Model confidence (mean pLDDT): 82 of 100. This is a predicted structure of a 1441-nucleotide RNA (small-subunit ribosomal RNA) from a metagenome. Rfam family: Bacterial small subunit ribosomal RNA.

RNA sequence: AGAGUUUGAUCAUGGCUCAGGAUGAACGCUGGCGGUGUGUCUUAAGCAUGCAAGUCGAGCGAUCCCACCAUAUGCUUGCAUAUGGUAGGAGAGCGGCAGACGGGUGAGUAACGCGUAGGAACCUACCUCUUGGUGGGGGAUAGCCCUUCGAAAGGGGGCGUAAUCCCGCAUAAGAUCUCCGGAUGAAAGAGCAUAACUGCUCGCCGAGAGAGGGGCCUGCGUACUAUCAGCUUGUUGGUGAGGUAAUGGCUCACCAAGGCUAUGACGGUUAGGGGGUGUGAGAGCAUGACCCCCCACAAGGUCACUGAGACACGGGGCCUACACCUACGGGUGGCAGCAACUAAGAAUCUUGCGCAAUGGGCGAAAGCCUGACGCAGCGACACCGCGUGUGGGAAGAAGUAUUUCGGUAUGUAAACCACUGUGGCGAGGGAAGAAGAUCUGACGGUACCUCGCUAGAAAGCACCUGCUAACUACGUGCCAGAAGCCUCGGUAAUACGUAGGGUGCAAGCGUUAUCCGGAUUUACUGGGCGUAAAGAGUCUGUAGGUGGAGUAGUUAGUGAUGGGUUAAAGCCCUCGGCUCAACUGAGGAAAGGCUCAUCAAACUGCUAUUCUAGAAUAAGUUCGGGGAAGCUGGAAUUCUCGGUGGAGGGGUGAAAUCCGUUGAUAUCGAGAGGAACGCCAAGGGCGAAGGCAGGCUUCUGGGGCUUUAUUGACACUAAGAGACGAAAGCUAGGGUAGCAAACCGGAUUAGAGACCCGGGUAGUCCUAGCCGUAAACGAUGAAUACUAGCUGGGCCUGGUUUAUCCAGGUCUGGCGUAAGCUAACGCGUUAAGUAUUCCGCCUGGGGAGUACGGCCGCAAGGUUAAAACUCAAAGGAAUUGACGGGGGAGCGCACAACCGGUGGAGCAUGUGGUUUAAUUCGAUACGAAGCGAAGAACCUUACCUGGGCUUGACAUGUAUCUGCAAGCUCUAUGAAAGUAGAGCCGCCUACGAGGGUGAUACACAGGUGUUGCAUGGCUGUCGUCAGCUCGUGUCGUGAGACGUCCGCUUAAGUGCGGCAACGAGCGCAACCCUCGCUGUGUGUUGCAUAUCACACGGGACUGCCUUACAACAAGUAGGGAGGAAGGAGAGGACGACGUCAAGUCAGCAUGACCCUUACGUCCAGGGCUACACACAUCCUACAAUGGGGAGGACAAUGGGUUGCGACGGAGUAAUCCUGAGCUAAUCCUUAAACCUUCUCUCAGUUCAGAUUGUGGGCUGAAACUCGCCCACAUGAAGUUGGAAUCGGUAGUAAUCGCACGUCAGCAGAGUGCGGUGAAUACGUUCUCGCUCCUUGUACACACUGCCCGUCAAGCCAGCGAAGUCGGCAAUGCCCGAAGUUCUCAAAAUAUGUUGAGGCCUAAGGUAAGGUCGGCGACGAGGACUAAGUCGUAACAAGGUA
Repeated sequence: AGAGUUUGAUCAUGGCUCAGGAUGAACGCUGGCGGUGUGUCUUAAGCAUGCAAGUCGAGCGAUCCCACCAUAUGCUUGCAUAUGGUAGGAGAGCGGCAGACGGGUGAGUAACGCGUAGGAACCUACCUCUUGGUGGGGGAUAGCCCUUCGAAAGGGGGCGUAAUCCCGCAUAAGAUCUCCGGAUGAAAGAGCAUAACUGCUCGCCGAGAGAGGGGCCUGCGUACUAUCAGCUUGUUGGUGAGGUAAUGGCUCACCAAGGCUAUGACGGUUAGGGGGUGUGAGAGCAUGACCCCCCACAAGGUCACUGAGACACGGGGCCUACACCUACGGGUGGCAGCAACUAAGAAUCUUGCGCAAUGGGCGAAAGCCUGACGCAGCGACACCGCGUGUGGGAAGAAGUAUUUCGGUAUGUAAACCACUGUGGCGAGGGAAGAAGAUCUGACGGUACCUCGCUAGAAAGCACCUGCUAACUACGUGCCAGAAGCCUCGGUAAUACGUAGGGUGCAAGCGUUAUCCGGAUUUACUGGGCGUAAAGAGUCUGUAGGUGGAGUAGUUAGUGAUGGGUUAAAGCCCUCGGCUCAACUGAGGAAAGGCUCAUCAAACUGCUAUUCUAGAAUAAGUUCGGGGAAGCUGGAAUUCUCGGUGGAGGGGUGAAAUCCGUUGAUAUCGAGAGGAACGCCAAGGGCGAAGGCAGGCUUCUGGGGCUUUAUUGACACUAAGAGACGAAAGCUAGGGUAGCAAACCGGAUUAGAGACCCGGGUAGUCCUAGCCGUAAACGAUGAAUACUAGCUGGGCCUGGUUUAUCCAGGUCUGGCGUAAGCUAACGCGUUAAGUAUUCCGCCUGGGGAGUACGGCCGCAAGGUUAAAACUCAAAGGAAUUGACGGGGGAGCGCACAACCGGUGGAGCAUGUGGUUUAAUUCGAUACGAAGCGAAGAACCUUACCUGGGCUUGACAUGUAUCUGCAAGCUCUAUGAAAGUAGAGCCGCCUACGAGGGUGAUACACAGGUGUUGCAUGGCUGUCGUCAGCUCGUGUCGUGAGACGUCCGCUUAAGUGCGGCAACGAGCGCAACCCUCGCUGUGUGUUGCAUAUCACACGGGACUGCCUUACAACAAGUAGGGAGGAAGGAGAGGACGACGUCAAGUCAGCAUGACCCUUACGUCCAGGGCUACACACAUCCUACAAUGGGGAGGACAAUGGGUUGCGACGGAGUAAUCCUGAGCUAAUCCUUAAACCUUCUCUCAGUUCAGAUUGUGGGCUGAAACUCGCCCACAUGAAGUUGGAAUCGGUAGUAAUCGCACGUCAGCAGAGUGCGGUGAAUACGUUCUCGCUCCUUGUACACACUGCCCGUCAAGCCAGCGAAGUCGGCAAUGCCCGAAGUUCUCAAAAUAUGUUGAGGCCUAAGGUAAGGUCGGCGACGAGGACUAAGUCGUAACAAGGUA
């Protein structure tokens, strides 16, 4: 310090997410030691038990116990009893002090509560200092004793008693009160010493002062909310009184009517505050555990008493809730003290030791008490430190993982050798902490030290796709799962699970939660608002903010210096102490805040005064659809009346509804009525905006210009507020010609609630009043100043040469190459530039401008304006493509023109489907379907049935055995394969562990099994379309662009010219092959100057001439010469970058997976040939341009020895017999259409030939399933084919035959060959496809795209809702405990007690509301959810912008 994520890519906007640090944490896995810290964040829920506040006998009386002493009594003379005394102890009581501290918690509190800085009207026990006093009387009461009530708790009555208990008297310096005369008003003793006087100590009382503590007041600061805008009656102030330690409405009486509030009162929600802590570069943001300070609270409320201090955590009264005891009458209790327990919860410890230290209470002291505190225990909860060994050690062991099988990794790691002892175990020693002379240590026989033994007890966790350091294998197969974000997983997952390996941290590591950071993502530092979210529709103007020039003063802001304070701790620096560190001791320092003092006076403010440049006013002149009212005009539409006229009109893409013989439309005349104002007219004018247009008049607002004059900063902006504010809409009353929502018809359509057409009501118009919104837009707030230009228009003024002129001002446009700005587009003196002032607004998308609440409105609705939930994007500008029922240009048998077909029939072949044991598999839009297959009877063959084999039908190797071959013959069985058996023959050799063969065993073979979406190779297609790119350079932030564009041209990105391009590459063309002409050479089986074949050459290049077009070019068109051929001469091969996860694992190869007595292999038979049907491609036809018969003529490419096979003969023929010739320019080898002639005469025929029967022939082991051919017989459909669709532009289509490959046999197919040989093309509107430019885009899987809404289903959250339940705060009324003060009464006790009453009041009751929340039938909308329904609204002119 950044990174990931919107896109095909880019820039910017913008959100989400991550890496860091932190925690009183929790959870998961794991866990050796020590130190220092820390530990109920939830339920201020409830609490068994124990402890946490007592102490003083030197304040007092009395009791008991023990010890001792003394005396007395009884007498058994050493015992008992009694009395007194001394020292000690115990529990209760009176009295004093302390229980207001210490400890806990954070419920309440938005407050003088806290923080900070100040203030005056106060109090203060214990402590310190000063001063004075402490004399003399009296009284009561507890305890105790007696009695009584009660279960208990606890009381009642009576007798007597003490004090540092209580009350008078005296005294009174000072104190208090005061009318200044005076008055009031105190005390307590105890202990020690002494023979005593007396002294000392601790107390007591009055007063003053201090220290420390406390109460009160004030300035400033201190959360969110305006969907809380008005609040307040003790309220605000005064007078008087009361009350308090003290000021004060603190309380009361009276008087006045104030007080607070947009600088946020009042209300609501949340919250203890601070020092600090976490984070951050800082500013900030978040937080308030532990430690320190303050506050508040003590089961929920309320109240007072005592006291120096409390309205009191371990005191009291009362009410309430809860719990416990009970004899049912009544009592008792308060862990938010320390432990412990229950419940809650993700979650937080021991019912420990000790007062040794520090501190506190009491005491004269000893001492007692102290869950404060000091320690220990538990918890890796946190921080810090240490360890789990160190050195050597390669056979790189074994194991494991992986592998290309060679190896590689784990890895010097281990083993093994040597060593050390942090730790552990044992033994010995052993502190400091103790002050204060002695004594005193819970921790603790602890820390620490020494010795001995022991490598022995002691490593895990997370991660390994990117961000982010770290990769492989197996399993799984959109499953299981992962995930912080983007995302991963659908059979080769570095993302899931496991393993190996690696990376990181380490006694921890991860996860979760929360805070800060990154986030400049609330922007003070440090953001924005034309199009991304964002300028209010406009103006006026209040508060507020800001404000021209000069002088003087002041010093509030500001600056400087100094003082005070900001507790300690913490942070920072330095130096110390624990072995280091954490931790801790000491010292120091800073920043900032508040405050005081002094100084300065530039700037801002304030005061005074002056000025005219801002602003305003007056005068003159001028401009305009500025506004309001009234009057008025013509054209047109419609309607009414009349005339003419006579069949249609109207309307549309085409129609129809509609009007019309009762006379329309058309036309002429007259009239009525309403609305709008042609030309002028112009991105021209005016207005703040909305908006404003026939003419005239009246009233009225505004702007400009000119020149003087006046005022003298009067200014700018503007929260609230007010005014205006298109259209539509609303209310009331008019008006209504045209137009026209709704509505009614007609069309269109699958539908048409639309677009189109015919009608038509609100409305549009006027008057009065509402509404208050618009893409109210320049999507651009107002004001001021400054910053190159060019060119228009309107208005005014001045000048002159009177003009289409010049100058100045102002308003309004355009261009842009200034600068500058901008993400880009663009803006650019009319800024989106440079600056200042003020206002408004924004902070991811959706939910939503919605709900609720408030305000406004008659309503419609407007305004203000959320949240839950949900997504990782949404959006802007520009780029490249693709697309468009966008545009322009061009091409192609693309259309058109012409010829012939297909689609109908029969048959053939292929496919789908169906069937089947199997009908093997693949291809299946163009680009599958006479395709793989250049040829399924067996084989092929992959399929099915059945029968066999298991190292195998085939390959290689090893080991052992066989010293044996292979082969042949035969037998049995079988469908065969095979199995079983017999016989014949019986190996080579270099003699070796050899070769060969066979058998056995093991490695392995084998697989047409899967995946063409793991692949190679090959192929199809766009497309033989003209494109696809690169280098350098330039432009752009960038993706990218330019080049490749423009004009012309071409078959062509072919070329020419221009140009920020200049060049180049792959494609095009050419080079290659064939054909056409020709030369030379060679050659034969041909021929005999020829032809043919082969080889090598020539030839064509718009090269030459000419006309036109074209810039002068490239070239195009026409003509000509020459030529066999003329503008690419014809054909072929050749296929750019790429696209389609196109096709092929079954041609081959190949990764991975799968099978291994079978998914391998052998054999027989069957099937691939099935058949209701559908499709594709052929063939043959339907006939006379023909069929049949006879006769006659002319090719080329090719193939041939297991072959082609002539002649001859046989047969009707297929074919057979014979077998010449041919290893081929020699033989096979006759082409057919065609020509001549005869016949047929338009018919299901002398057309057509399917189908079937019989008999033959050929191939082949084999012709049934299932071949081809021949003869005879049979003679089906079919008479030119619907919608639709295919091929072809010349030697082409059409037509005719021939050959070949495959092949034993089988050709309607395929590949070639030649023969005969046309028609047509005006042209590019349309269809399809393609190329280029341009444009729009919400598409990028790219229009077979994207995407909207209803409905249906599931689920989620919120809203409304009859109601219902609860919380909170407050009000009225009723009732009203305890308690303080007050009033009255009573009594022998009288500052008190008792009783009654009054005021206030907690709780309770009741009533009407407020507010917040829970539930809620049902309702409406919203979000989300791979494959639901209906349509197609938007994105292209999205098909009606």